Description: A computed fold for a 111-nucleotide RNA from a Chloroflexota bacterium, annotated as Glycine riboswitch aptamer. It matches the Rfam family "Glycine riboswitch aptamer". About the family: This family represents the bacterial glycine riboswitch. Rfam links the family to the GO term glycine biosynthetic process.
[in-house]
RNA sequence: AACGUUAGCAGGGGAGAGAUCCUGGAAAUAUCACAGGACACCGAAGGGGCAAGUCUGGCUAUAAAGAGCUAACCAGACGAAACUCUCAGGUAAAAGGACCCUGUUAUCGUA
Repeated sequence: AACGUUAGCAGGGGAGAGAUCCUGGAAAUAUCACAGGACACCGAAGGGGCAAGUCUGGCUAUAAAGAGCUAACCAGACGAAACUCUCAGGUAAAAGGACCCUGUUAUCGUA
């Protein structure tokens, strides 16, 4: 140099679910954004939860004592997600959006 891990930045792609109903308010009849209330939904901002397994401790067993190893049982800790919860967020467009691609910057590795 090239390739790869991790992170940042720029551009591009990017799903699901009520343009639900009621009340208030400026304007201009309505709609949207705003505030409050009601029912129904979505999971891919963020956040929470856990499996296998590993570790630690306790108890029992292995003729007796001591020590150790091992196994069962009990308790605790660590432990993943696109699984799950639906707190948050969302349910026309816009915005956002996990994740993916391209470029670039930095770090680390191959060394």